[in-house]
RNA sequence: GCAUGCAGUCGAGCGAGAAGCUUGAAGUGGAGGCUUCGGCCAAAGCUUCGAGUGGACAGCGGCGAAAGGGUGAGUAACGCGUAGUUACGUGCCCCAGGGUCCAGAAUAGCCUCGGGAAACUGAGGGUAAUGCUGGAUAAAUCUUCGGAUCAAAUGGUGUGAUUCCGCUCGAGGAUUGGACUGCGUACUAUUAGCUUGUUGGCGGGGUAAUGGCCCACCAAGGCAUCGAUGGGUACCGGGUGUGAGAGCAUGACCCGGCUCACUGGGACUGAGACACUGCCCAGACACCUACGGGUGGCUGCAGUCGAGAAUAUUCGGCAAUGGACGAAAGUCUGACCGAGCGACGCCGCGUGCGGGAUGAAGGUCUUCGGGUUGUAAACCGCUGUCAGUUCGGAGGAAAUCGCAUGGGGCAUAGUUUGACAAAUCCUCAGAGGAAGGACGGGCUAAGUUCGUGCCAGCAGCCGCGGUAAGACGAACCGUCCAAACGUUAUUCGGAAUCACUGGGCUUAAAGGGUGCGUAGGCGGCGCGGUAAGUUGGGUGUGAAAUCCCUCGGCUCAACCGAGGAACUGCGCCCAAUACUGCUAGGCUUGAGGGAGAUAGAGGUGAGCGGAACUGAUGGUGGAGCGGUGAAAUGCGUUGAUAUCAUCAGGAACACCAGUUGCGAAGGCGGCUCACUGGGUCUUUUCUGACGCUGAGGUACGAAAGCUAGGGUAGCGAACGGGAUUAGAUACCCCGGUAGUCCUAGCUGUAAACGAUGAGCACUGGGUCGGAGAUCCUUCCACAGAUUUUCGACCGUAGCGAAAGUGUUAAGUGCUCCGCCUGGGGAGUAUGGUCGCAAGGCUGAAACUCAAAGGAAUUGACGGGGGCUCACACAAGCGGUGGAGGAUGUGGCUUAAUUCGAGGCUACGCGAAGAACCUUAUCCUAGAUUUGACAUGCACGGAUGGCGCGCCUGAAAGGGAUGCGUCUGCCUUCGGGUGAAACGUGCACAGGUGCUGCAUGGCUGUCGUCAGCUCGUGUCGUGAGAUGUCGGGUUAAGUCCCUUAACGAGCGAAACCCUUGUCCCUAGUUGCCAGCGGGUCAUGCCGGGGACUCUAGGGAGACUGCCGGUGUUAAACCGGAGGAAGGUGGGGAUGACGUCAAGUCCUCAUGGCCUUUAUGGCCCGGGCUGCACACGUCCUACAAUGCGGCGCACAAAGGGAAGCAAACUCGCGAGAGUAAGCAAAUCCCAAAAAACGCCGCCCAGUUCGGAUUGCAGGCUGAACCCCGCCUGCAUGAAGCUGGAAUCGCUAGUAAUCGCAGGUCAGCAUACUGCGGUGAAUGUGUUCCUGAGCCUUGUACACACCGCCCGUCAAGCCACGAAAGUGGGGUGCGCCCGAAGUCGCCGAGGUAACUCGCAAGAGAGGCAGGC
Repeated sequence: GCAUGCAGUCGAGCGAGAAGCUUGAAGUGGAGGCUUCGGCCAAAGCUUCGAGUGGACAGCGGCGAAAGGGUGAGUAACGCGUAGUUACGUGCCCCAGGGUCCAGAAUAGCCUCGGGAAACUGAGGGUAAUGCUGGAUAAAUCUUCGGAUCAAAUGGUGUGAUUCCGCUCGAGGAUUGGACUGCGUACUAUUAGCUUGUUGGCGGGGUAAUGGCCCACCAAGGCAUCGAUGGGUACCGGGUGUGAGAGCAUGACCCGGCUCACUGGGACUGAGACACUGCCCAGACACCUACGGGUGGCUGCAGUCGAGAAUAUUCGGCAAUGGACGAAAGUCUGACCGAGCGACGCCGCGUGCGGGAUGAAGGUCUUCGGGUUGUAAACCGCUGUCAGUUCGGAGGAAAUCGCAUGGGGCAUAGUUUGACAAAUCCUCAGAGGAAGGACGGGCUAAGUUCGUGCCAGCAGCCGCGGUAAGACGAACCGUCCAAACGUUAUUCGGAAUCACUGGGCUUAAAGGGUGCGUAGGCGGCGCGGUAAGUUGGGUGUGAAAUCCCUCGGCUCAACCGAGGAACUGCGCCCAAUACUGCUAGGCUUGAGGGAGAUAGAGGUGAGCGGAACUGAUGGUGGAGCGGUGAAAUGCGUUGAUAUCAUCAGGAACACCAGUUGCGAAGGCGGCUCACUGGGUCUUUUCUGACGCUGAGGUACGAAAGCUAGGGUAGCGAACGGGAUUAGAUACCCCGGUAGUCCUAGCUGUAAACGAUGAGCACUGGGUCGGAGAUCCUUCCACAGAUUUUCGACCGUAGCGAAAGUGUUAAGUGCUCCGCCUGGGGAGUAUGGUCGCAAGGCUGAAACUCAAAGGAAUUGACGGGGGCUCACACAAGCGGUGGAGGAUGUGGCUUAAUUCGAGGCUACGCGAAGAACCUUAUCCUAGAUUUGACAUGCACGGAUGGCGCGCCUGAAAGGGAUGCGUCUGCCUUCGGGUGAAACGUGCACAGGUGCUGCAUGGCUGUCGUCAGCUCGUGUCGUGAGAUGUCGGGUUAAGUCCCUUAACGAGCGAAACCCUUGUCCCUAGUUGCCAGCGGGUCAUGCCGGGGACUCUAGGGAGACUGCCGGUGUUAAACCGGAGGAAGGUGGGGAUGACGUCAAGUCCUCAUGGCCUUUAUGGCCCGGGCUGCACACGUCCUACAAUGCGGCGCACAAAGGGAAGCAAACUCGCGAGAGUAAGCAAAUCCCAAAAAACGCCGCCCAGUUCGGAUUGCAGGCUGAACCCCGCCUGCAUGAAGCUGGAAUCGCUAGUAAUCGCAGGUCAGCAUACUGCGGUGAAUGUGUUCCUGAGCCUUGUACACACCGCCCGUCAAGCCACGAAAGUGGGGUGCGCCCGAAGUCGCCGAGGUAACUCGCAAGAGAGGCAGGC
């Protein structure tokens, strides 16, 4: 939006009366029977007519149809709720009374003839009634008291009606409705004014009835900030959900009321409607059509389509309850009762119970032992609910009616009636047919494994996921519910997060910029009255249902029934009078007035003054001035700046001046005068509550700005120029216009701040200041005391999130006003209003974020501050950066150039030494697979190990096969066992493969910096603080003093090693003074322990002593003594922690990966590759040097696969041979610089040594790639190094050699050793780093932080826009259907009146206005 079906009755009101049935007559018919076969009798059926019965379709008439059922569009309203009121109606029902008389005319149906497709309709004829009409009568109504007006159906049933059912009149009741009133009933002021029938009156009309409901006239009212009018939204209540309550939200089902019926309008009928399934008109939509015209209204029950995330059967029955009609039987009833569909809700029940450990199998996890699933299963025993099957079956049913008694009403007894579901009982069989959902990171009960790898995904909030995910997916296990479990939406709660109960406004959001004041709110003391508020009692009402309580009924429950309570509300009556209100008359303390005194930058106007500044004029003077971080622009020889004099002008008022004063705030500062506001003190003289606050309103209101007119010295937005800068539309400089000033207006805002509204009262103190008064001191003055007021500071209690505040409250109370409710959007848009403008006031939303914010804490940071330290700088010495070479790194290259390390803290680092090996799957090639190495098991055969051989091959490996030698343990010597080994197979081995961001261990760095913490106590709501700060001092958190702290620990120091002096002990391999021997010479020998030395032990140094400083301290400065002096020098030693620092390639190890390979073996190559860049070194550039010759002095080490003397050879590297030494004994071994002498003479050299050639040596299987050394020859760059940068404070730097480890060989590297041996500084401004205290912070992966603006391309959302499409709505006016009311009504017209009639009248109809 709707196809289809269903949703009245009465024949006892009326006329007519079909089918059917019965029957009669006539006709037809002829089954069948009888027959004398001629015929006779004759049923059913059919046709016509008549009678009876019957009652359909339709019609007239009555009642019903206004109930019941559905809906929530409209409505912000007397619509609803509650409590009242009355000027009214009321069919059916009840009660009582009266009446029911006499007449009449039509019209459906029906018949005939028409029109039309249909719907329907026209004309003529005739007919009935409980239909319609007239008359009579009268209780009643009206009345001017004369009078006037108004009924009915003698109808139905029946033999019979006063009696049963009806009709009519008026009266009463009941029920129900109409109307009115008080109170209550949501949002919006970005709607502030609305209203002319509007408000009232008089008189009419209209209605059942009041009323501007309507009309004429009169008056000018009525409503509104207590929110009118307008706009948007919405049915209202009982109740329902939630909540401790107060509330908040809501109005499904059920009940009451209202409202609507396709949309809008209208009336008719009627007791009742402006009527869901009636009528008329208009409209939209749909259907039928012969195109002329008609028909329809599911928001009744079902059902259908559409829309949608989504909502059921075109079921049964009137058996029950109820309704309509009927006298009744009964009919009708999609009301209702039932069933169907849907886990949609609530409730109940079941899916089994007991035993059962090999703790089965399987799954899953595992530390591989086991755990768990789990008594769960299997298995044994038992039960039989529910569902299924079978036989019965209570109750829902009591009646009407009929029958009996009875005259009837009526009463009693018996009988009849179940759509539907099945309570309950019984039979049968068998554990058989019956469990899911969500969740398991926290909130929140419950976890493991695997997969995945910021992917896929999860997510209510926080947040998970980037290779070990309790958060994703799966599995197992577990947790919670359970025929359900989760999700979504919504409401309340938690949320004191709109705060009435029950919040706030200094800094978190929030006090109006400040006064005055209207309405309003609140308001001192005492007395009387009243009784509105208030309080108590009574009473009416507050429908039922619901909620609650107690009982009861379904086996329980849900559900249902009964009683009670409650419904916190409203009305009426009585009483009380403390408080509030109202009223009357008082009081003085609040408030105000008077008098006297008084401080002040309070305000307005006028006048006056000096300093400074600028300009002008004149004088002096003569080159600059000015300005800055430094400059420049600018001014100046036309004379500036400077200086003197005079004149002019405008603005502002130094010092005084002050946490001083005054004012409501803004604000006010030279002096004088005039006018003027407020305050304070004293007095207690007057009034008598006159008060406080204050929505709107009104006045004032810094600066800037605007209008008009003046004025303009200085300053100075804009602007110009100069600088600065990457730029500099800035900061700095030179100029400079508006403006700043005055007058008259406007604007109306500020961090208009104490970020703190006004008033009153109360609540410990201390200090200072301004203005007064009083007392005391005999008086004055100072001081003191008391008191009023104003301004400050500190601080108790309290308050506060803290910071803080604290009688000037942010404390405790009262009164009134303003304001707030997460951040952004935004004080924006829009509307309104004010303004000349600028703009002000009022003031959103969409959208977006999960925060924004306050106070405080600990760190970190600062181109913040203070103190202090360090080769940090400065002062010095020597280097690097330039050259050549060595080495490492990057890059490039390559088959490969293995890997790691990356600012300091990677880069001569791992690597204490890459030709093979090392070495690493780094590359090419070749082989191998239980393996090069470990353990175990099974099987096999009897082997097997070692040495020497063979073939192939680059080797590894593969193959065949011979010789020699060896072969365990037990033994009864027969043998047994099978060890070791081999082969095959299985477990496993192996990995320098990945992850140092999964780890242990170890290490680097800050940093040998002086810090980092704890216990107890105390403070703080807490984070935290204190201690650890402060004053000194130290290398030091070292020590001292002070101290709400007292102690303690890890660090610092000390203890340890070494070195410097002395002593004791001990003297071999060391030493040799004295004694002796010996040699060319030598501790060579005997001896010695004195010395050196060796290596054990001890002493010594502690601010111990003296002086000074300092706090009588700690300590510092100076001194003495001493080998050494304030830590004597050096080393080892490295707090809590930081850097996800480094290392999986030392080692260990989780996880992952690999297993004929990423393991293992082997040949060769690579790690050494070279346009280049960087780091670290070596050697130099020379004369403080180089070369040659001579000559002196160490320490610390090493040596057997070793160090090697001496001798011989070689120019040399080295070779040969060989003594000694497992070392205070022998060897390496020569120390070098130094010193002495000679040469060189400033040059690319007698500097420098690269590079290259030739010839050699050594190691080693082997020096091609790719070693070291020697000799001869060659003789490059380089003449002291740009920017920059490194080390070092004393036995240091610099310089000179020596040794060792690694190692076959290879050292400019590394680790040690000694020799020679300086300079400078005694400071902390700066650079770097560090420590402590303090300060700011929007930082906390902590300044390498955080964070602001813009932006290519793309995407999203929201706007604007020329336009375009659609919807809603206010006001006014015009046209206007049906209809109602009135008027007209010449066209029609049955009843009544008159009339014999014709006709006329009254009334009414069409039509018109």
Overview: The RNA shown here (small-subunit ribosomal RNA) has 1409 nucleotides and comes from an uncultured prokaryote. The RNAcentral record of the sequence draws on ENA.